A computed fold for an 81-nucleotide RNA from Sideroxydans sp., annotated as c-di-GMP-I riboswitch aptamer. The sequence was found by an Rfam model in a public genome assembly. Its mean pLDDT, the model's own confidence on a scale to 100, is 81.
[in-house]
RNA sequence: CCGCCCACUUGGCAAACAUGCUGAAAGGUAUGGGCGCAAAGUCUCCGGCCUAAGGGAAACUAUGGUAGCGGGACUGCCGCA
Numbered sequence: 001c002c003g004c005c006c007a008c009u010u011g012g013c014a015a016a017c018a019u020g021c022u023g024a025a026a027g028g029u030a031u032g033g034g035c036g037c038a039a040a041g042u043c044u045c046c047g048g049c050c051u052a053a054g055g056g057a058a059a060c061u062a063u064g065g066u067a068g069c070g071g072g073a074c075u076g077c078c079g080c081a
Stems, first nucleotide, its partner, number of pairs: 003080002012037002017032006035068001041074003045071003048066003054061002
């Protein structure tokens, strides 16, 4: 430098659910909790999915979300080789 995540160390994150706050909702957030995660770290660029306030007669619609749906980009611990 490139690749890998079988074993080890130090650790890290935190699903459902409960309660508070927040939001039109989806969702977010704090505390408890712990299903899982080797990128479950960051970013909506692409596809998917959720919501539909506003718009629309209705069908529908993202400028709202989801990075713990997949791809992509950037960064990264221990160890192996």